[in-house]
RNA sequence: AUCUGAAAAAGGCAAACUAGUCGAAAGACUAGGACGCAAAGUUAUGGGCCUAAGGUGAUCACACUACGGCGGCCAGACCGCCGGA
Numbered sequence: 001a002u003c004u005g006a007a008a009a010a011g012g013c014a015a016a017c018u019a020g021u022c023g024a025a026a027g028a029c030u031a032g033g034a035c036g037c038a039a040a041g042u043u044a045u046g047g048g049c050c051u052a053a054g055g056u057g058a059u060c061a062c063a064c065u066a067c068g069g070c071g072g073c074c075a076g077a078c079c080g081c082c083g084g085a
Base pairs, nucleotide, nucleotide: 002085003084004083005082012037013036017032018031019030020029021028022027035072041078042077043076045075046074047073048070049069050068054065055064056063057062
C1' cells in the first nucleotide's frame, strides 16, 4: 500500500419506544433505552424516499412543486480503530 472480517482484544455507535426542546410538517437535538451495525464515521454529488410552509393551478375536498429533510435506502467522494493475508 492492497485485499479481507473467521476467532479475539481495546473500545465505539445506537433502531423502535418514552420524556423534553425546536419545526408548518417531514424530521432534528438532548436524556433514557438497545433493534441492530466493521464504517450505523463525514459528505445531499447521482439515484431513491419523506414532508409541502411558501408558491402555482383549482376553489369542495385537492393536485403539483424543495429553497425543508432522510448518511441506519443504494452508489460516489473523503477519512479512520483492531485482527488476518